Small-subunit ribosomal RNA, 5' domain from an uncultured bacterium, 540 nucleotides, folded computationally. The coordinates come from a structure-prediction model, not an experiment, and the mean pLDDT is 84. It matches the Rfam family "Bacterial small subunit ribosomal RNA". Rfam links the family to the GO terms ribosome and structural constituent of ribosome.

Context: one part of a larger RNA
RNA sequence: GGACGAACGCUGGCGGCGUGCUUAAGACAUGCAAGUCGUACGAGAACGUCACUUCGGUGGCAAGUAAAGUGGCGCACGGGUGAGUAACGCGUGGGUAAUGUGCCCUUAGGUUUGGGAUAACCCCGGGAAACCGGAGCUAAUACCGGAUAAGACCACGAUGACCUCGGUCGAUGUGGGAAAAGGUGGCCUAUCGAAGAAGCCAUCGCCAAAGGAUCAGCCCGCGUUUGAUUAGCUUGUUGGUGAGGUAACGGCUCACCAAGGCUCCGAUCAAUAGCUGGUCUGAGAGGAUGAUCAGCCACACUGGAACUGAGACACGGUCCAGACUCCUACGGGAGGCAGCAGUCGGGAAUAUUGGGCAAUGGAGGCAACUCUGACCCAGCAACGCCGCGUGAAGGAUGAAGGCCUUCGGGUCGUAAACUUCUGUCGAGAGGGAAGAAACGCGUACGGUUAAUAUCCGUGCGCCUGACGGUACCUCCAAAGGAAGCACCGGCUAACUCCGUGCCAGCAGCCGCGGUAAUACGGAGGGUGCAAGCGUUGUUC
Numbered sequence: 001g002g003a004c005g006a007a008c009g010c011u012g013g014c015g016g017c018g019u020g021c022u023u024a025a026g027a028c029a030u031g032c033a034a035g036u037c038g039u040a041c042g043a044g045a046a047c048g049u050c051a052c053u054u055c056g057g058u059g060g061c062a063a064g065u066a067a068a069g070u071g072g073c074g075c076a077c078g079g080g081u082g083a084g085u086a087a088c089g090c091g092u093g094g095g096u097a098a099u100g101u102g103c104c105c106u107u108a109g110g111u112u113u114g115g116g117a118u119a120a121c122c123c124c125g126g127g128a129a130a131c132c133g134g135a136g137c138u139a140a141u142a143c144c145g146g147a148u149a150a151g152a153c154c155a156c157g158a159u160g161a162c163c164u165c166g167g168u169c170g171a172u173g174u175g176g177g178a179a180a181a182g183g184u185g186g187c188c189u190a191u192c193g194a195a196g197a198a199g200c201c202a203u204c205g206c207c208a209a210a211g212g213a214u215c216a217g218c219c220c221g222c223g224u225u226u227g228a229u230u231a232g233c234u235u236g237u238u239g240g241u242g243a244g245g246u247a248a249c250g251g252c253u254c255a256c257c258a259a260g261g262c263u264c265c266g267a268u269c270a271a272u273a274g275c276u277g278g279u280c281u282g283a284g285a286g287g288a289u290g291a292u293c294a295g296c297c298a299c300a301c302u303g304g305a306a307c308u309g310a311g312a313c314a315c316g317g318u319c320c321a322g323a324c325u326c327c328u329a330c331g332g333g334a335g336g337c338a339g340c341a342g343u344c345g346g347g348a349a350u351a352u353u354g355g356g357c358a359a360u361g362g363a364g365g366c367a368a369c370u371c372u373g374a375c376c377c378a379g380c381a382a383c384g385c386c387g388c389g390u391g392a393a394g395g396a397u398g399a400a401g402g403c404c405u406u407c408g409g410g411u412c413g414u415a416a417a418c419u420u421c422u423g424u425c426g427a428g429a430g431g432g433a434a435g436a437a438a439c440g441c442g443u444a445c446g447g448u449u450a451a452u453a454u455c456c457g458u459g460c461g462c463c464u465g466a467c468g469g470u471a472c473c474u475c476c477a478a479a480g481g482a483a484g485c486a487c488c489g490g491c492u493a494a495c496u497c498c499g500u501g502c503c504a505g506c507a508g509c510c511g512c513g514g515u516a517a518u519a520c521g522g523a524g525g526g527u528g529c530a531a532g533c534g535u536u537g538u539u540c
Base pairs, nucleotide, nucleotide: 001540002539003538004537006536007535008534009533010532013388014387015386016385017384018383019381020380021346026344027343028342030341031340032339035073036072037071040070041069048061049060050059051058052057080299081298082297089224090223091222092221093220094219095218096217099216100215104212105211106210107209109207110206111205112146113145114144115143121136123134124133125132126131153176154175155174156173157172159170160169161168162167182204183203184202185201186200187199225271226270227269232262233261234260237259238258239257240256241255242254243253244252274296275295276294277293278289279288280287281286301322302321303320304319305318324335325334326333327332352378354377355376356375360374361372362371363370364369391421392420393419394418401412402411403410404409425481428475429474430473431472435467440462441461442460443459444458445457446456447455484529485528486527487526488525489510490509491508495524496523497522498521499520505512506511
């Protein structure tokens, strides 16, 4: 000199863009943060209102709505934190002939026939509650059989090509077990019309297969802090055979066998630490660092475990144990903010219990739409960077006043007053965006089609803004509302007076102060930065 997620002191006008618990991975009141689908399924209220009424009620609408249940998909994403981890965790480059992959895309097939349950519901019962038990009824794209099997899988046989010699890929014969689900809209003859089974068409699904894309698992080379005042470490340990297990290789697990494996090129142990792109600094080499943003990893009160699933050993799922908090009828139960706000605590220190799904993105849905503390906005904080303003021109009897003085004067100083202007920001008034295009709806045309249904494409019109009456523009009045902080002995730009008298004090280093202190305190003046200025801390 630069930098900062900073803090403290004094001061503080506006705007834009960013940033904001670095400490206790301490504990948490309250609200919200993951739902959605009636075009999978069965069932199905009430308030209210209308009519009738024997005044008890009944019926219609509300409404096939709400709430709930079965089922599907999602909840493994998104969001948070950095405790652990010195590790194939991360970075980089490879391998997988040792692997998986829901939704999505492409290709070419199929979607057949039956069955038995069960929740909801109703009845009974237990319990303070959480909730639970029993009996009965019912549906499905829930569950379970049968059929079919191109291809896939398995076994056996024979075979071609390639090969890292372990296998891989292909063609082929025989045998084996294994699949599916329907929903919605429409067309339709025999017959005058309506409805419509079977059938057919469209669309959303479902099953099996192949390929792709995406995402993920595993393996390897190299790199990745400090300590030797840590020198030896290891028994599933190292290797083999066999078996099990996994999507998959493997001591991953197990039985048996052998006795190996690592290490001064630092094993083991201990300490510290999430890693990286990057960030800061520096001419560079390097050093320091890993907030925000992005990628990866790990964690979700602490420890352990599996279930479901394409995917978890799962932050707002389950089970067990523990600590803590809460409820209890003492028998037993409930909970997990390192999601967004917010509270207490700790601390030098870090914000609102805000608005909206309008945009972007995500989940579900044919869609309308619903949900979304992701996100977009607003609020608070000079915490940072950037921009703007606090007026401009003229104005000398160099006014008054302050300070200094050699008492002549000098200086603050064109500074003020005064004159003439301007109008940024702020105040007031009026106008007023872009961010919105899709989806959808209506309509016209073209294509598909048996079809005016559906779907696709094109044109026109309509609908949708939290921010926000915000940005921006115009008008109006008015110099009016807007400057401080540190320093002035040398380093280092900037000097005098008074007070004090080794006192009080200053100080980054050298050092000042004991009666003329440019070094302490005040004043005048000056210097430097400026809505900031200094101090402290950390780092180059």